[in-house]
RNA sequence: CUCCAGGGAUCGCUGAAUCCCCCGGCCGGACGAGACCGGGGGAGCGGGGGACCCAAGCAUCCGGGGCGAAUCCGGGUCGGGCCGCCGGGGUCCGGCGCCGGUAGGGGAAUCCUCAACCCGAGCCCGUCAGCUAACCUCGCAAGCGUCGGAGGAGGGGGCA
Numbered sequence: 001c002u003c004c005a006g007g008g009a010u011c012g013c014u015g016a017a018u019c020c021c022c023c024g025g026c027c028g029g030a031c032g033a034g035a036c037c038g039g040g041g042g043a044g045c046g047g048g049g050g051a052c053c054c055a056a057g058c059a060u061c062c063g064g065g066g067c068g069a070a071u072c073c074g075g076g077u078c079g080g081g082c083c084g085c086c087g088g089g090g091u092c093c094g095g096c097g098c099c100g101g102u103a104g105g106g107g108a109a110u111c112c113u114c115a116a117c118c119c120g121a122g123c124c125c126g127u128c129a130g131c132u133a134a135c136c137u138c139g140c141a142a143g144c145g146u147c148g149g150a151g152g153a154g155g156g157g158g159c160a
Base pairs, nucleotide, nucleotide: 001158002157003156004155011145012144013143014142018043019042020041021040022039023038024037025036044140045139046138047137048136049135054130063128064125065124066123067122072101073100074099075098076096077095078094079093080092081091082090083089104119105118106117110153111152112151113150114149
């Protein structure tokens, strides 16, 4: 300078949620292996509790805290409390297969950034938790299939 990226379900993504060993089940005519299910152990990973020091430090109101990206705001609607009116209402609290936004998260096949796009749930402790060495304790689920826009970095081949 020039050309290339072609791998792909026995794979890959989100996530801590993976790997190894043993036992049993499932299956099967029988035996065994793999996958799957259940139990046990180990490694690794993730979460919580828990001193000194440090942080915090008054009073009132509101209980507070944790996992998780998953919070907060406005509107709608429903229910309840209170106030008020002839009536229409006002205000507070709570709920939602509702609407719009939002902190935040995902946004992939070499990596990074941005964009499109998607998510923005749920659950637990029970009046109690700042940090935290030792120590104690819990979890290793679940859901998926991008076909790829722009820029940058990196990689491989050839030639000089």
Molecule: c-di-AMP riboswitch aptamer (ydaO/yuaA leader)
Organism: Symbiobacterium thermophilum